[in-house]
RNA sequence: CCAGAUGGCCGGAUGGCUGCUUUUGCCCUUUUGGGGCCGAAGAGGAAAGUCCGGGCUCCACGGAAGCACGGUGCCGGGUAACGCCCGGCGGGGGUGACCCCAGGGACAGUGCCACAGAGACGAGACCGCCAAGCGGCCUUGUGCCGCAGCAAGGGUGAAAGGGUGCGGUAAGAGCGCACCGCAUCUCCGGUAACGGAGAUGGCAGGGCAAACCCCACCGGGAGCAAGACCAAAUAGGGGCGGCACAGGGCUCGCUUCCGGGUCGCCGCUCGGGUCGGUCGCGCGAGGCGUUCGGCGACGAACGUCCUAGAGGAAUGGCUAUCGCCGCGUCUAGUCAUGCGGAACAGAACCCGGCUUAUAGGCCAUCUGGCAUC
Numbered sequence: 001c002c003a004g005a006u007g008g009c010c011g012g013a014u015g016g017c018u019g020c021u022u023u024u025g026c027c028c029u030u031u032u033g034g035g036g037c038c039g040a041a042g043a044g045g046a047a048a049g050u051c052c053g054g055g056c057u058c059c060a061c062g063g064a065a066g067c068a069c070g071g072u073g074c075c076g077g078g079u080a081a082c083g084c085c086c087g088g089c090g091g092g093g094g095u096g097a098c099c100c101c102a103g104g105g106a107c108a109g110u111g112c113c114a115c116a117g118a119g120a121c122g123a124g125a126c127c128g129c130c131a132a133g134c135g136g137c138c139u140u141g142u143g144c145c146g147c148a149g150c151a152a153g154g155g156u157g158a159a160a161g162g163g164u165g166c167g168g169u170a171a172g173a174g175c176g177c178a179c180c181g182c183a184u185c186u187c188c189g190g191u192a193a194c195g196g197a198g199a200u201g202g203c204a205g206g207g208c209a210a211a212c213c214c215c216a217c218c219g220g221g222a223g224c225a226a227g228a229c230c231a232a233a234u235a236g237g238g239g240c241g242g243c244a245c246a247g248g249g250c251u252c253g254c255u256u257c258c259g260g261g262u263c264g265c266c267g268c269u270c271g272g273g274u275c276g277g278u279c280g281c282g283c284g285a286g287g288c289g290u291u292c293g294g295c296g297a298c299g300a301a302c303g304u305c306c307u308a309g310a311g312g313a314a315u316g317g318c319u320a321u322c323g324c325c326g327c328g329u330c331u332a333g334u335c336a337u338g339c340g341g342a343a344c345a346g347a348a349c350c351c352g353g354c355u356u357a358u359a360g361g362c363c364a365u366c367u368g369g370c371a372u373c
Stems, first nucleotide, its partner, number of pairs: 001369010012322007020042004025037005044344001048355002051353005056223004069219005074088005089103001090101004104214002109212002111208003126154002128150002133147005138141001162180006181203001182201008227279004237270007248263005286305008324341006330333001
């Protein structure tokens, strides 16, 4: 210098004018309210998706165990908790820094394995192999055919029941041996996942559990439109008092008579719900700094700071200077100058995560290559 890997950070700055939301103080007013003045505060790294875990609130619930359903799934740690994070293990990829993995169980049982292929599971014989064995034929041969034997080689497939080599054999085969793989046992290291060594065994047990299932662990439901309080007009309900109780309606009982019950108006008052209003609502698993413990996630101690919040919803607009990027000009400037541009996005009860979007830029550590000293 080129190409990369990992981790972290910024997401324009400072003014002027003018708006918007909340609000301390003061003043005015028609006083649960309205207005004015001076100040103060006013979006993000994701405020997003609402995927996971909690706080908070209400509802349900005597305890324990079990069943069903859902979730999680190598080991150890962190955390209020998690499906998150950290450190390891195993497997895979990369020359490397480093990256990726739903990574328990396939002898508990069931199921599936397309196409091709002889055969896809308690394996199989299509093309093949065979101078040994048995039978037949005549052309008597290293002959041909059949039986019996075999699975090396070919072929199909994503996958065909260890691999390579030597021996062995009629041909073959863990049939025998060496190495590798695998299984079982023992010892050693490690908290563990797991790793290493040795012995034994000739090799059994194809794959799929993001198929049912088995095992272990976890899990009540709904959500700030949660929930609490205050409380109109109108309509309806209860109680008390006053007036009316004639006629009528409904009903006990199908009709008539008779009898019973009930239905009215006005005033006062009580309680519930609705419109509306207030709270919930931001001092919290809080931010920042230093020191200490820990490889780390994180934890502890001390100091310091208070920082939006409403209601379908304020945080905006214009402009100046500087900074950044791009394209130009000529007087070519490491302090020249003109024009243009600047992403994703917008709190709504709060917090911890994950995921997704993001112009441009910065820092640290590391890897590979080239060149030079």